[in-house]
Description
Model confidence (mean pLDDT): 86 of 100. This is a predicted structure of a 350-nucleotide part of an RNA (small-subunit ribosomal RNA, central domain) from a metagenome. The RNAcentral record of the full RNA draws on SILVA.
Context: one part of a larger RNA
């Protein structure tokens, strides 16, 4: 390469959209590209392979056949596939209706607390540990009352619960907007899937410049603990955590499980719509989609487990793996301000 794999052994690309390519419902007419049959020509001899002969045999050697699986050219064939033409609705998708949602963005607005300032009211201690000490505090702290100023987060409701492609999204209100499911007609008529490059979004940290800075808090300092303590523990404290603008492009970016489509026993939860019965309502029951959980059935699996939301059974496409280190490193390229990302080896050694 072939193969066989990729939930945990080595392996799903963070997610999305999307070119190129690959694959593509149903039916109908032509066409003959691939497809498949026949004809002829062509595939040099030798050798391989078969029959016959010739040297006493063999090897060797002659004669003859067969291969030589291809090509081209020409005549058919139409069932699949491809391409043309017209069509169809079951895939896709528009268009009405009313709901559910922490879904994007921008702006106002609240109330707890915790710090700091001012004033009262009060006096010797408060803090913090395992115990302490640093540290605070008679220039009046802690406690408590009250007024004020800032900045971050939003107890409770809150869920095994909702939304969002993913990363992620929680007080309120308001304005901008996105998607998704259902219900019943209508409408377009394959318009799909899947996706190397590509583009776009992307936790935290970090970087740029400018704001802001209450709390927490890497460095960092001191007090403890200790043989020692560049840590755990404590007291402080700067980056940063915050906004705006713009980079970075990385996570155990995880379900450690690409995406769509189909198909295959069950129970019980719980969200969201919708239909039906019963009720003054609450609400109760029942079944339909769609979504999220638990438990299992057959199958699968090394096993442990998945198990209609698959890791069952098929199908379409795309990513990635090949013993353990060396190494997700060198070097070279490409992007970045950096810090580093990406892309990726080998020697050597077990």
């Nucleotide at each position: 390469c072939u193969g066989g794999g990729c939930g945990u052994a080595a392996a799903g690309g963070g997610u999305g959209c999307g070119u190129a390519g690959g694959c593509g419902g149903c039916a109908c007419u032509g066409u003959g590209u691939g497809u498949c049959g026949g004809a002829u020509g062509u595939g040099a001899a030798a050798g391989c392979c078969c029959a016959c002969u010739g040297c006493u045999u063999a090897a060797c050697a002659g004669u003859g056949g067969a291969a030589g699986u291809g090509c081209a050219u020409u005549c058919g064939a139409a069932a699949c596939u491809g391409c043309a033409g017209a069509g169809c609705u079951a895939g896709a998708g528009u268009a009405u209706a009313g709901g559910a949602g922490g879904g994007g963005a921008g702006a106002g607005c609240g109330g707890a607390a915790u710090u700091c300032u001012u004033g009262g009211u009060g006096u010797a201690g408060c803090g913090g540990u395992g115990a302490a000490a640093u540290g605070c505090g008679u220039u009046g702290a802690u406690a408590u009352c009250a007024a004020g100023a800032g900045g971050a987060a939003c107890a409770c409701c809150g869920g095994u619960g909702g939304c969002g492609u993913a990363a992620g999204c929680g007080g309120c209100u308001c304005u901008c907007u996105g998607g998704a499911a259902u219900a019943a007609u209508a409408c377009u008529g394959a318009c799909g899937c899947u996706g190397a490059g590509g583009c776009a979004c992307g936790a935290a940290a970090g970087c740029u410049a400018g704001g802001g800075g209450a709390g927490c808090a890497a460095a960092c300092a001191g007090g403890a603990u200790u043989a020692g303590a560049u840590a755990c523990c404590c007291u402080g404290g700067u980056a940063g955590u915050c906004c705006u603008a713009g980079c970075c492009g990385u996570a155990a970016a995880c379900g450690g499980u690409g995406u769509g489509c189909a198909c295959u026993u069950g129970g019980u939860g719980u969200g969201g719509a919708g239909g039906g019965u019963g009720u003054u309502g609450a609400c109760c029951c029942u079944u339909u989609c769609c979504g999220u959980g638990c438990c299992g059935g057959a199958g699968c699996u090394a096993a442990c487990g998945c198990g209609u939301u698959a890791a069952g059974u098929g199908c379409a496409c795309c990513g990635c793996c090949u013993g353990g280190g060396g190494a997700g490193u060198a070097c070279g390229g490409c992007c970045g301000c950096a810090a580093g990302g990406c892309u990726a080896a080998a020697a050597c050694u077990c």